[in-house]
Context: one part of a larger RNA
RNA sequence: UUGGGCGUAAAGGGCACGCAGGCGGUUCAUUAAGUUGGAUGUUAAAGGCAUGGGCUCAACCGAUGUUCGCAUCCAAAACUGAUGAACUUGAGUGCAGGAGAGGAGAGUGGAAUUCCCGGUGUAGCGGUGGAAUGCGUAGAGAUCGGGAGGAACACCUGUGGCGAAGGCGACUCUCUGGCCUGCAACUGACGCUGAGGUGCGAAAGCGUGGGGAGCGAACAGGAUUAGAUACCCUGGUAGUCCACGCCGUAAACGAUGAGUGCUAGGUGUUGGGGGCAUAGCGUCCUCAGUGCCGAAGGCAACCCAAUAAGCACUCCGCCUGGGGAGUACGGCCGCAAGGCUGAAACUC
Numbered sequence: 001u002u003g004g005g006c007g008u009a010a011a012g013g014g015c016a017c018g019c020a021g022g023c024g025g026u027u028c029a030u031u032a033a034g035u036u037g038g039a040u041g042u043u044a045a046a047g048g049c050a051u052g053g054g055c056u057c058a059a060c061c062g063a064u065g066u067u068c069g070c071a072u073c074c075a076a077a078a079c080u081g082a083u084g085a086a087c088u089u090g091a092g093u094g095c096a097g098g099a100g101a102g103g104a105g106a107g108u109g110g111a112a113u114u115c116c117c118g119g120u121g122u123a124g125c126g127g128u129g130g131a132a133u134g135c136g137u138a139g140a141g142a143u144c145g146g147g148a149g150g151a152a153c154a155c156c157u158g159u160g161g162c163g164a165a166g167g168c169g170a171c172u173c174u175c176u177g178g179c180c181u182g183c184a185a186c187u188g189a190c191g192c193u194g195a196g197g198u199g200c201g202a203a204a205g206c207g208u209g210g211g212g213a214g215c216g217a218a219c220a221g222g223a224u225u226a227g228a229u230a231c232c233c234u235g236g237u238a239g240u241c242c243a244c245g246c247c248g249u250a251a252a253c254g255a256u257g258a259g260u261g262c263u264a265g266g267u268g269u270u271g272g273g274g275g276c277a278u279a280g281c282g283u284c285c286u287c288a289g290u291g292c293c294g295a296a297g298g299c300a301a302c303c304c305a306a307u308a309a310g311c312a313c314u315c316c317g318c319c320u321g322g323g324g325a326g327u328a329c330g331g332c333c334g335c336a337a338g339g340c341u342g343a344a345a346c347u348c
Stems, first nucleotide, its partner, number of pairs: 004319003007302002012316001014200004021193003025087007033080002035076008048066004053061002090190001091187003094183005102176007109153001114148007124135002161168002205246006214240002219235004257315006265293012297304002321348003330341004
């Protein structure tokens, strides 16, 4: 490579948009590039393959036939392609409704912690397994009133909702993306995927400037211990927060790529639509989501099972024994930290 695979054994790219490429709905006509059949030429011999033969067999040897490929010509028209015409179910638009922590900016609110000021008040507080460091007679802790500041939004809260993923949770306003349902008016295949590329991308980290209540790497002290560079305690700096710019990683997980169609049921829930109705509960149907159980089927098993890991097709990514190693070298990116790409010797 052929093949076989990728939930947990090695293996789904963190996620999206999208150029090229690959693939692509229904009907009719034309064409004949692919395709199929035939003819001719060529394809040296040897070799290969098939058949039967010769050395006792085989290897070996020789015979006959033949393969593949290419070119030209003729023919066929189902499929693919191309061209033209048409269609509406895929896709999109429109109209009427709907739900939502989707995103960005501005403003506002209450609870709590901390600090400051004042009142009351007196000897403890705090902390632990037990203590100590620590705080407190310069009046702490407790309690009441006032003030400052930062961060996060209890209850509602729900295998609830929204988002492509990361992720999103007080309230109000402004701007803004997507989704669902119904109608079937419009366009008429406009679609799917997507190497490169581009953008987004938790936390930590970095740069500049702010901010700093609580928490808290590092650090200091107190304990524990044989030791204790830890676990526990008292403090506490970066950081956590904001603006702008980087970084580009993760158990970025459903450890499950995207799209489309098909394949028993049952039950809960979210948002729509419709029928029946005692129109108030209810009940049935249906679309989109989100859970559980389960049939067939799948699976090494666990389990999956219309949200598939079932049955199929299209496109992309990835795997090929363990260690060495996500290392070295080179390249690209980055301010740095480092990231991406990514071996070999050797060894089992």
Small-subunit ribosomal RNA, central domain from an uncultured bacterium, 348 nucleotides, folded computationally. Its Rfam family is "Bacterial small subunit ribosomal RNA".